Predicted 3D model of an 88-nucleotide RNA (c-di-GMP-I riboswitch aptamer) from Defluviitalea raffinosedens. Lineage of the source: Bacteria > Bacillati > Bacillota > Lachnospirales > Defluviitalea. Its Rfam family is "c-di-GMP-I riboswitch aptamer". From the family's description: GEMM was predicted in a large-scale screen for bacterial structured RNA regulatory elements.
């Protein structure tokens, strides 16, 4: 210098759950709580997955039902990009 990653070291994040808001949901956000995480930082670009208002399709209407992201998920998997330690 390091893209290798430790029974290191300063530290970071915070699973499930609980409570309160916001959302049709799927989930998010704050407080709590600790499952893990060497990128479990930040990006929704690629695939995947989830949900299905709003649309269509059903039906005489209507309901069940099916399709469909413009919703989400970055702790689902890769891409970009940005960072602490320094072969212990």
């Nucleotide at each position: 210098a390091a893209a290798a990653g430790a029974c290191a070291a300063a530290g970071g994040u915070a699973a499930a759950c609980u409570u309160a808001u916001c959302g049709a949901a799927a989930g998010a956000u704050a407080a709590g709580g600790g499952c893990a995480c060497a990128a479990a930082g930040c990006u929704a670009u690629g695939g995947g997955u989830c949900u299905a208002a709003g649309g269509g399709a059903g039906u005489u209407u209507c309901c069940a039902u099916c399709c469909u992201a413009u919703g989400a998920u970055u702790g689902c998997c890769a891409g970009g990009u940005u960072g602490c330690c320094g072969a212990a």